[in-house]
Context: one part of a larger RNA
RNA sequence: GAUCACCGCUAGCAGAGUUCGAUUUAGACAUGCAAGUCAAAGCAUUUGCUUGGCGAAAGGCUCAGUAACACGUCAACAAUCUACCCUAAGGCGGGGCAUAACUUCGGGAAACUGAAGAUAAUUCCCCAUAGGCUAUGGAUACUGGAAUGUUCCAUAACUGAAAGGCUUGCCACCUUAGGAUGAGUUGGCGGCAGAUUAGGCUGUUGGUAGGGUAAUGGCCUACCAAACCAAAGAUCUGUACGGGGGAUGAGAGUCCUAGCCCGGAGAAGGACACUGAGACAAGGGUCCUAGCUCUAUGGAGUGCAGCAGUCGCGAAACCUCUACAAUGCGCGAAAGCGUGAUAGGGGGACUCUGCGUGCUUUCAGAUAUUUCUGAAAGCUUUUCUGGAGUGUAGAUAGCUUCAGGAAUAAGUGGUGGGCAAGACCGGUGCCAGCCGCCGCGGUAAUCCCGGCGCCACAAGCGGUGAUC
Numbered sequence: 001g002a003u004c005a006c007c008g009c010u011a012g013c014a015g016a017g018u019u020c021g022a023u024u025u026a027g028a029c030a031u032g033c034a035a036g037u038c039a040a041a042g043c044a045u046u047u048g049c050u051u052g053g054c055g056a057a058a059g060g061c062u063c064a065g066u067a068a069c070a071c072g073u074c075a076a077c078a079a080u081c082u083a084c085c086c087u088a089a090g091g092c093g094g095g096g097c098a099u100a101a102c103u104u105c106g107g108g109a110a111a112c113u114g115a116a117g118a119u120a121a122u123u124c125c126c127c128a129u130a131g132g133c134u135a136u137g138g139a140u141a142c143u144g145g146a147a148u149g150u151u152c153c154a155u156a157a158c159u160g161a162a163a164g165g166c167u168u169g170c171c172a173c174c175u176u177a178g179g180a181u182g183a184g185u186u187g188g189c190g191g192c193a194g195a196u197u198a199g200g201c202u203g204u205u206g207g208u209a210g211g212g213u214a215a216u217g218g219c220c221u222a223c224c225a226a227a228c229c230a231a232a233g234a235u236c237u238g239u240a241c242g243g244g245g246g247a248u249g250a251g252a253g254u255c256c257u258a259g260c261c262c263g264g265a266g267a268a269g270g271a272c273a274c275u276g277a278g279a280c281a282a283g284g285g286u287c288c289u290a291g292c293u294c295u296a297u298g299g300a301g302u303g304c305a306g307c308a309g310u311c312g313c314g315a316a317a318c319c320u321c322u323a324c325a326a327u328g329c330g331c332g333a334a335a336g337c338g339u340g341a342u343a344g345g346g347g348g349a350c351u352c353u354g355c356g357u358g359c360u361u362u363c364a365g366a367u368a369u370u371u372c373u374g375a376a377a378g379c380u381u382u383u384c385u386g387g388a389g390u391g392u393a394g395a396u397a398g399c400u401u402c403a404g405g406a407a408u409a410a411g412u413g414g415u416g417g418g419c420a421a422g423a424c425c426g427g428u429g430c431c432a433g434c435c436g437c438c439g440c441g442g443u444a445a446u447c448c449c450g451g452c453g454c455c456a457c458a459a460g461c462g463g464u465g466a467u468c
Stems, first nucleotide, its partner, number of pairs: 001468009012355006019348002021313001027311003031308003036054003039167001040051004061266003071190007080183002085179007093127004102117006131159002134156006141150002164171003192238003199229002204226008241263004245256004268289005291302004319345001321344003327341001328339004358379009384404007411457005416438002422452001424451004433440002
């Protein structure tokens, strides 16, 4: 000097922004809202209730854990999956059993729940065909670095698709192949501190067989062998989400990475699976732990690291606002509906940039001069106040225009040296106090406190902590 945060005094306006509970407590949460939607179906008809489909694995929040293939980068899958979407080929035949809402009768404080009866479907089930898969035997081509891949034939076993709707040409449905997108797995290399951590490891290292998975693999199990890692730092301990990036610096470098973007992880602390193309699922489920709420004591309910908001913690951080008008996302053929994503407004001296707080003349006074002060007259209107229009989902702002009016607008720190600016006045008297450092103060203090003058920066100025 620059940057980040807080503190003190002061404060007019506009624009832009990777700006605002990261640091401390991944502490606890009252209340409202944050995920619905639908030309399938049944019932009610006035909104609606229920079955079914798609979505709810996205978007949003946070950084606790993690030194790891978590991340970055370059590769691999001859070891893999992929709803919706696109392309191509083919198909959509026959039949059946239920069940919710509803009705009737109960149980319960509530949450909720039982029995009987009736009914539909794009719900569920069976048959058919297409197909799939496995084994054995055979064939001769393709790709490739390499067949364990693909193709063809025969035999056998196992298994086995579909759904309709209306407006009648559209939307759905099923199978196969390819694409796109997304995901999973594997490897090389890279990025931290400690040796006052030197040995570590028993599913450990490898094999065979099996199980499991979309898929390879000690991923898991049985058996067999005794390996494997390590001074080029294993193991252990501490710290830490990683990267793009940010701060500073001439650079080399050093420090930081909460915010915006990409990836990862988490949803009170743990564990588990179900559904599903996809989760081991923040506003789904079950169990344990700790907490809280209701209770008729028999039992129930709850999870803001979503948006607001409350308490606590702290030096430290805003409104329980508006709208789906735009952009996107979900559903829908569409109209549309939903969306605290998002777009906007409100609050905050968060940062950066720009503008203003007047100008001219005359007279008087001060001053060595520049200039300053006062009075009068005139000028201008950025801002300000009021009106109209435009703007906008509606506003705010902005823009255009009219009227009024110099009006509404200057502080903070310093003044002994470093270091720009007082040998001015008063007070104090080693006291009170100042001071980054050197130093001032004990009766004429240029160093304290006040006044006046002056200096620096200026809507800011100064202090404290941190980094370069």

A computed fold for a 468-nucleotide part of an RNA from a Candidatus Pacearchaeota archaeon, annotated as small-subunit ribosomal RNA, 5' domain. Rfam family: Archaeal small subunit ribosomal RNA. For this family Rfam cites "The comparative RNA web (CRW) site: an online database of comparative sequence and structure information for ribosomal, intron, and other RNAs" (Cannone et al., BMC Bioinformatics, 2002). Lineage of the source: Archaea > Nanobdellati > Candidatus Pacearchaeota. The prediction has a mean pLDDT of 81.